[in-house]
Context: one part of a larger RNA
RNA sequence: AGCACAUGGUGGAUGCCUUGGUACGAGCAGCCGAUGAAGGACGCAGAAAGCGGCGAUACGCCACGGGGAGUUGCAACAAGCCAUGAUCCGUGGAAUUCCGAAUGGGGCAACCCCACUGGUUGAAGACCAGUGACUGGCACGUGAAUACAUAGCGUGUCAGAGGCAACCCGGCGAACUGAAACAUCUUAGUAACCGGAGGAACAAAGACCAAAUCAGGGAUUCCCCUAGUAGCGGCGAGCGAACGGGGACCAGCCUAAACUCAUUACAUGUCAUAGCGUGCAGGCGUUGUGUAAUGGGGGUCGUGGGAACCACAGACAGCGCUGCAUUGCUGUCAAGAAGUUACAAAUCCUUAGCUAGCCAAACACAACUGGAAAGUUGGGCCAUAGUGUGUGAUAGCCACGUCGGCGAAAGCGAAAGGACUUCUGUGGGUUUCCCGAGUAGCACGGCACACGUGAAACGCCGUGUGAAUCUGCCAGGACCAUCUGGUAAGGCUAAAUACUGCUCGUAACCGAUAGUGAACCAGUACGGUGACGGAAAGGCGAAAAGAACAGUGGAAAGCUGAGUGAAAUAGAACCUGAAACCGUGUGCUU
Numbered sequence: 001a002g003c004a005c006a007u008g009g010u011g012g013a014u015g016c017c018u019u020g021g022u023a024c025g026a027g028c029a030g031c032c033g034a035u036g037a038a039g040g041a042c043g044c045a046g047a048a049a050g051c052g053g054c055g056a057u058a059c060g061c062c063a064c065g066g067g068g069a070g071u072u073g074c075a076a077c078a079a080g081c082c083a084u085g086a087u088c089c090g091u092g093g094a095a096u097u098c099c100g101a102a103u104g105g106g107g108c109a110a111c112c113c114c115a116c117u118g119g120u121u122g123a124a125g126a127c128c129a130g131u132g133a134c135u136g137g138c139a140c141g142u143g144a145a146u147a148c149a150u151a152g153c154g155u156g157u158c159a160g161a162g163g164c165a166a167c168c169c170g171g172c173g174a175a176c177u178g179a180a181a182c183a184u185c186u187u188a189g190u191a192a193c194c195g196g197a198g199g200a201a202c203a204a205a206g207a208c209c210a211a212a213u214c215a216g217g218g219a220u221u222c223c224c225c226u227a228g229u230a231g232c233g234g235c236g237a238g239c240g241a242a243c244g245g246g247g248a249c250c251a252g253c254c255u256a257a258a259c260u261c262a263u264u265a266c267a268u269g270u271c272a273u274a275g276c277g278u279g280c281a282g283g284c285g286u287u288g289u290g291u292a293a294u295g296g297g298g299g300u301c302g303u304g305g306g307a308a309c310c311a312c313a314g315a316c317a318g319c320g321c322u323g324c325a326u327u328g329c330u331g332u333c334a335a336g337a338a339g340u341u342a343c344a345a346a347u348c349c350u351u352a353g354c355u356a357g358c359c360a361a362a363c364a365c366a367a368c369u370g371g372a373a374a375g376u377u378g379g380g381c382c383a384u385a386g387u388g389u390g391u392g393a394u395a396g397c398c399a400c401g402u403c404g405g406c407g408a409a410a411g412c413g414a415a416a417g418g419a420c421u422u423c424u425g426u427g428g429g430u431u432u433c434c435c436g437a438g439u440a441g442c443a444c445g446g447c448a449c450a451c452g453u454g455a456a457a458c459g460c461c462g463u464g465u466g467a468a469u470c471u472g473c474c475a476g477g478a479c480c481a482u483c484u485g486g487u488a489a490g491g492c493u494a495a496a497u498a499c500u501g502c503u504c505g506u507a508a509c510c511g512a513u514a515g516u517g518a519a520c521c522a523g524u525a526c527g528g529u530g531a532c533g534g535a536a537a538g539g540c541g542a543a544a545a546g547a548a549c550a551g552u553g554g555a556a557a558g559c560u561g562a563g564u565g566a567a568a569u570a571g572a573a574c575c576u577g578a579a580a581c582c583g584u585g586u587g588c589u590u
Stems, first nucleotide, its partner, number of pairs: 001589009015575001016539002020510002022507009031163002039099003042055003046077001050074002052059001061093006070081003104113003114132007134160009167198001168196004178185001182234001208217002221248005231239002252492003255436001259297010275284002277326006302470001304435004309429001310427003314333007335424005347419004353412003357406003363379001365378004380397002382386001388400003441465007451477001472487005526533002546574001549561004
C1' cells in the first nucleotide's frame, strides 16, 4: 500500500410523518371611502427586540347576551385577577396619534408653518378644541366693460375625488411567432395602455328566422350537438359559421305622434256671428281662432294599431255659467285583477334564516405482553350515532365529536305570510288624421360580419346627396317579379351565465429539490440607481422528565461519571441515518 472482516467519523439520501399547499363542489357574500378608505409610520406591557393585538381611554374602555374555571397573546419568570362569574365568544356602543384621495398653506409621506372663533392665563407668548382645498349640480345674494342684462364674484346646500384579485362593457391597439424565407394572411382584435360599471356585466321582447307558392317557429343569455360540416383562404399557412335539434332558465313592458285640457308668450279678430259639451230660454265676454313651449289625460300595434266618429254597457254622489232634459268627467262602493327586480310606489308587523352557543347513547370490564393498551384472549353493551381527530402502539362504548334535536338580550333579515297600495270597458265600419327625418335609401372611402371586394346581401362609421306614412316602408345573401315574414330611425327589463373572498365538504392531488415563491416571522434575507428580481430553512421525547451533583480542563468549550427516560449511537449540531469522502482494530498478501 492492497484485500477481507469488524467498528467509527463525516454527510443528509431514503422510509415514516404533516402544521402547508393544489383542484373541485355546495352555501353565503360581493364592495370600502371626506362620519377620512386601502395601505402605512410612530407608539401602547412589570421587564419588551420581533410577530400578532391595540391607539395618548393604547396587550385595551362601556352595555347587553353566551359560557363556567381558570387566567394575564406567541412565551418562560415576577407580580396580580377570578364562582360578587374572570380569561374567552357574539351583538351594539365609546375612543381611535401622524401620514396617506389628504382637503388651511408648504413639503424630501408619517414633518414644517399659518389665519379666524372659543377656552386655560393678570397680559404677551405658549398650549387645547373647532373651522379654513378643489370641481360640478341646485338655490340665493352681489355684480363690470354697457342702459336692461350677462360674464365674474360670494354664501348656503347636495354630490364627486381615492382604493379594489379575477370576472364585464367600451376606446385604442402591437410584435416576436406561424406560413419551414416573406409582403396579403397568421399570431389577434390577443398583450399592453386608457375610460366606465356591477355583484354580476353585456344582451333582450322581431323592420326575426324559416319556407318556397304548402307549412312551421316565437325576446335575450348559457351548455351539448349540428361540425371541423357549409364556406373563407398568397384556395398557402390557416380561419371557420348558421339554420335546425336536445337541455338550463323563463316575463314581459313603458313612451313619441294623432286627439284633448290647463298655463304662458306672440299674432289675429269682434259689439254679437264664431265661443262657453248638446237642445230650448237667459246670461257672460281680453271669451274665441292660429302658432310655439311646458305640464296632465289619451295611446303603443302587424290576424296592422291608435285618434276622431257611431252603437251598447253596475249603484250612489259631485262638477262642467244658470234652469229643464241629455251627455261627458271625477269620487266612493261593489265585482275582478295585480304588486315592491322592468311594467306606479312607500312603510310597518310576523315568520324562516344569519351573527355566540347547548344537550347528545353504550366497558372506571378482566387476564396477558409491554415503558405505555386502543393490541391478543375472554366477557358485556350502544347504534336515526361503526364520518373523523386525539389520547404513552391499532378505541363504536376514554376525550372532542358524530346521528338526532334545542337556542338570542342586541344587530341583520326575506323573493314566505299579513297589513298596505294600484288598476279595470266592449264591439263595428273606414270618410279624415297619426304611427319616431337630415332618418332610410343612394354614391364614394372604410370597418365589422367565419366571409381577405368578391356576384357580397345584412350591420356600423366618415363625406356628399336625400324619401315615403299603411294603396306606406324593410327583409328573405347581387338584382327583378311573384310570394312569404316583419313594422326601423325612443327607452326599461329578473333568471339561467362569468369570476372569487369566507365557511363547510370532497380528492385513484403533493408530501419538504414535491406541493404556492413562501409548511419555518416570506414577497422576508439578499441583489439592483430603479422598474424589478428573489432564496435557503420542517421532525428530541409519550411527557422536558432538557442531564442536580462530581471529576478533568484556562474554560460559560468539550469529555468522563452520576441521574432522567422504554431507549441518550433519542442530548438539544437531537427520528430513521444510504452513498461519495476520512479513520481505527484484527487477519491475509506484497
Annotation:
Large-subunit ribosomal RNA, domain I from Vampirovibrio sp., 590 nucleotides, folded computationally. Model confidence (mean pLDDT): 81 of 100. It matches the Rfam family "Bacterial large subunit ribosomal RNA".